RNAcentral holds the full RNA, with entries from Rfam. Large-subunit ribosomal RNA, domain II from Durio zibethinus, 849 nucleotides, folded computationally. Lineage of the source: Eukaryota > Viridiplantae > Tracheophyta > Pentapetalae > Durio. The coordinates come from a structure-prediction model, not an experiment, and the mean pLDDT is 81. Rfam family: Eukaryotic large subunit ribosomal RNA. A reference for the family is Yusupov et al. (2001), "Crystal structure of the ribosome at 5.5 A resolution", Science. The family is grouped with related families in Rfam's "LSU clan".
Context: one part of a larger RNA
RNA sequence: GACACCAACGUGCUCCAAGCGUCGACCUGCGGGCUCCCCAUCCGGCCCAUCUUGAAACAUGGACCAAGGAGUCUGAUAUACGUGCAAGUCAAUGGGCCAAGAAACCUGUAGGGCUUAAGGAAGAUGAUUGGCGGGAUCUCUCGCAAGUGCACCAUCGAUCGACCUUGAUCUUUUAAGAAGGGUUCGAGUACGAGCAUGCCCAUCGGGACCCGAAAGAUGGUGAACUAUGCCUAAGUGGGGCGAAGCCAAAGGAAACUCUGGUGGAGGCCCACAGUGAUACUGACGUGCAAAUCGUUCAUCUGACUUGGGUAUAGGGGUGAAAGACUAAUCAAACCAUCUAGUAGCUGGUUCCCUCUGAAGUUUCCCUCAGGAUAGCUGGAGCCCCCGUCGAGUUCUAUCGAGUAAAGCCAAUGAUUAGAGGCAUCGAGGGCGCAAUGCCCUCGACCUAUUCUCAAACUUUAAAUAGGUAGGAUGGCACAGCUACUCUGUUGAGCCAUUCCAUGGAAUCAAGAGCUCCAAGUGGGGCAUUUUUGGUAAGCAAAACUGGCGAUACGAGAUGUACCGAAAGCCAGGUUACGGUGCCUAACUACGCGCUAACCUAGAACCCACAAAGGGUGUUGGUCGAUUAAAACAGUAGGACGGUGGUCAUGGAAGUCAAAAUCUGCUAAGAAGUGUGUAACAACCCACUUGCUAAAUCAACUAGCCCUGAAAAUGGAUGGCGCUUAAGCGCGCAACCUAUACCUGAUCGUCAGGGCAAGGGCUAGGCCUCGAUGAGUAAGAGGGCACGGCGGUCAUCACAAAACCCGAGGCACAAGCUCGAGCAGAGCGAUCGUCAAUGCAGAUCUUGGU
Numbered sequence: 001g002a003c004a005c006c007a008a009c010g011u012g013c014u015c016c017a018a019g020c021g022u023c024g025a026c027c028u029g030c031g032g033g034c035u036c037c038c039c040a041u042c043c044g045g046c047c048c049a050u051c052u053u054g055a056a057a058c059a060u061g062g063a064c065c066a067a068g069g070a071g072u073c074u075g076a077u078a079u080a081c082g083u084g085c086a087a088g089u090c091a092a093u094g095g096g097c098c099a100a101g102a103a104a105c106c107u108g109u110a111g112g113g114c115u116u117a118a119g120g121a122a123g124a125u126g127a128u129u130g131g132c133g134g135g136a137u138c139u140c141u142c143g144c145a146a147g148u149g150c151a152c153c154a155u156c157g158a159u160c161g162a163c164c165u166u167g168a169u170c171u172u173u174u175a176a177g178a179a180g181g182g183u184u185c186g187a188g189u190a191c192g193a194g195c196a197u198g199c200c201c202a203u204c205g206g207g208a209c210c211c212g213a214a215a216g217a218u219g220g221u222g223a224a225c226u227a228u229g230c231c232u233a234a235g236u237g238g239g240g241c242g243a244a245g246c247c248a249a250a251g252g253a254a255a256c257u258c259u260g261g262u263g264g265a266g267g268c269c270c271a272c273a274g275u276g277a278u279a280c281u282g283a284c285g286u287g288c289a290a291a292u293c294g295u296u297c298a299u300c301u302g303a304c305u306u307g308g309g310u311a312u313a314g315g316g317g318u319g320a321a322a323g324a325c326u327a328a329u330c331a332a333a334c335c336a337u338c339u340a341g342u343a344g345c346u347g348g349u350u351c352c353c354u355c356u357g358a359a360g361u362u363u364c365c366c367u368c369a370g371g372a373u374a375g376c377u378g379g380a381g382c383c384c385c386c387g388u389c390g391a392g393u394u395c396u397a398u399c400g401a402g403u404a405a406a407g408c409c410a411a412u413g414a415u416u417a418g419a420g421g422c423a424u425c426g427a428g429g430g431c432g433c434a435a436u437g438c439c440c441u442c443g444a445c446c447u448a449u450u451c452u453c454a455a456a457c458u459u460u461a462a463a464u465a466g467g468u469a470g471g472a473u474g475g476c477a478c479a480g481c482u483a484c485u486c487u488g489u490u491g492a493g494c495c496a497u498u499c500c501a502u503g504g505a506a507u508c509a510a511g512a513g514c515u516c517c518a519a520g521u522g523g524g525g526c527a528u529u530u531u532u533g534g535u536a537a538g539c540a541a542a543a544c545u546g547g548c549g550a551u552a553c554g555a556g557a558u559g560u561a562c563c564g565a566a567a568g569c570c571a572g573g574u575u576a577c578g579g580u581g582c583c584u585a586a587c588u589a590c591g592c593g594c595u596a597a598c599c600u601a602g603a604a605c606c607c608a609c610a611a612a613g614g615g616u617g618u619u620g621g622u623c624g625a626u627u628a629a630a631a632c633a634g635u636a637g638g639a640c641g642g643u644g645g646u647c648a649u650g651g652a653a654g655u656c657a658a659a660a661u662c663u664g665c666u667a668a669g670a671a672g673u674g675u676g677u678a679a680c681a682a683c684c685c686a687c688u689u690g691c692u693a694a695a696u697c698a699a700c701u702a703g704c705c706c707u708g709a710a711a712a713u714g715g716a717u718g719g720c721g722c723u724u725a726a727g728c729g730c731g732c733a734a735c736c737u738a739u740a741c742c743u744g745a746u747c748g749u750c751a752g753g754g755c756a757a758g759g760g761c762u763a764g765g766c767c768u769c770g771a772u773g774a775g776u777a778a779g780a781g782g783g784c785a786c787g788g789c790g791g792u793c794a795u796c797a798c799a800a801a802a803c804c805c806g807a808g809g810c811a812c813a814a815g816c817u818c819g820a821g822c823a824g825a826g827c828g829a830u831c832g833u834c835a836a837u838g839c840a841g842a843u844c845u846u847g848g849u
Base pairs, nucleotide, nucleotide: 047062048061049060050059063849064848065847066846067845068844071349073206074205075204076203077202081198082197083196084195085194088114089113090112094107095106096105118125130156131155133153134152138147139146158189159188160186161185162184163182164181165180169176209348210347212345216338217337218336219335220334221333227312228311229310230309231308232307233306234305235304236302238270239269240268241266245262246261247260248259250257251256274299275298276297279295280294282293283292314330316326317325351783352782353781354780355779356778361374363372364371365370375521376520377518378517379516380515381514382513384511390508391507393506394505395470396469397468398467399466405460406458407457412454413453414452417449419447420446421445424444425443426442427441428440429439430438431437474500475499477497480494481493482492484491524548526546527545529543530542532540533539553564554563568746570744571743572742573741574740578736579735580734581720582719583718590731591730592729593728594727602722613707614706615705617704618703619702620701621700622699624697625696626695634691635690636689637688638687640664641663642662646658674683675682747773748772749771750770752768753767754766755765784838787834788833789832790831791830792829793828795826803821805819806818808817809816810815
């Protein structure tokens, strides 16, 4: 020194175990959660869009998704709001500038537009600093006392033009025309306001918000389908009937007739192929087929069928004619263009919030499914404003009216009944020869009454409704002016001065007045009351008011309009209408009556029906009777004599019929209320008495109930059900309940007030106080989102946009934003500016499912 071995220590690597810490996953337990997801239960809740008086509709469009999809651009005009210059204003014809072109810029001796002057058809003519009242500002003084008086408004004058009138003067007798007058007309004057340009809204012309016809015009293409003609070419099997002509036999004098054959004509017959298409109203009917298949049927030598060629072309062809056919098209083909044709008609018309908020009526229209015009509505303003002004109100004063009512013994018209009546008129009759003689009767007529009426009758005459007034722009006094007026310093008008303030009824007042521009609407419908037509109507047509339309909420079961009540978003309290057995929140409350309803009790405005009539069902009432001198009812006696009254009858004795209906005795008893007999008889009633015993009877009326009361799917007090009700009629408390009322909080809108400092930044701000919030068509304001461009500032391969997920966040909303995932190249904010700028609908377009 090396090697080997052993031991100790240190270090490195690896492994194992334990402890601690951190992170993750899973499981379990507990606690919190404004917001938010899913499931379940209870309550409410009909499908949007559209036309419509009215839609959940058995009215139309709509399976679902994506992308596209509809008030635009331009010219002219008008209002408002801005900008520039201003008695002017305006770039675009030209010239200059520049290396060149364009834009921009510069420029003028000029021209042009509009304006600076109007009025008149035109010839022609052609305007000015006014007064009173209200007034801002300013001055002086600090008494809003005096002065100044802008803009603007109102009013009275003046003036220009036109028109009417007048006509001095001049003059060629035709013009010119001074000074005047006029309740006439004007888009005038009265110390200019315009021009150019931008933008919002609107109107008109343009395709004119989008889609949509039936039509019209111009120029072409088609006869391969089909119609017809012509040329050319092809096809047509079998059978039957048997024309003319011909032959032969027979008869006959002959003419000719007859028989048998032959022959093979025919828009002839049957029937294949072919061509067609009658019936089954068969099959099929997202078919084999945008016209087929099966059987049947028609025709089948001819006006037959078919191929090829050729001719005829759109107000034209062709047609054995059906408006048939002319290329799946025909009462006028197809293609392209005019053409985005037009439509008073149908349908559709795209983000949010806030404020206001209609009309369906007037007039006119070849107007009635539409427009214009006024009305209703919105927006923009202007001008004043603390007592002026105002009012869907009342009061006071005053005015007009002719409706309701009333009236008809008041006029007009209609109309009932008697009564009285001199004269007169008409008719009938008596006396009489007759009479303008007498008498009677009936009418007309007259008189005083009586009954009933009137949109186009009325003396009278409301209610309601309507007009005017209720003061300073007034009142009293006094002076003046005037060409007006007057008998008149009379009247009227104007004007100066002095005086009068208790401000000349009440109540209310989120103030009054004026101008400009513009939308929508111009189908209405309902209820109470009044009213017209109509038999009536959920009918037609008016008036006043209210509500529906345009409006939700509570009640009426259900419901455009009825009852209550109108609505930001919440909390608490209280109510309205209506309810309080259960459905169903709230008294099976309380008190008094009524009602029993077996074809079928009843049960709440509009309203979803029932009448006249009837009831000894029951309950009230009115009125009249009977009754203790015993009624009514019940029961038991009597119900007689003259007399069988008279008449009539075949008969009639109380009782077929007729007239009359006395009298005796009685407690009472009819010349008889019914039954009955041929006629009698007999029975019964009225009437009367005994017993009994206290109330009884008639007529009328009205509550509930019953009847009157029959219909087609099974059925509706809303249902169940309910009976001293949960029904009907009264009364009395309690309770339930709406987005109504009250209180509080909060959001928006509108109005008022305050604030430049001491911390607090946005005056487009902050603080504070009060009122208020429905809404279709429509208007206005403020916002959100998409795309392009410009300025400024950001973001991004360490991951932009898009997409997707979230039991994330914010905002009233349109929307904004954050985190995870996915993905891989651009993208955002803000201030401006410009738009081919927002979808659920259109039998929308295209694609997909």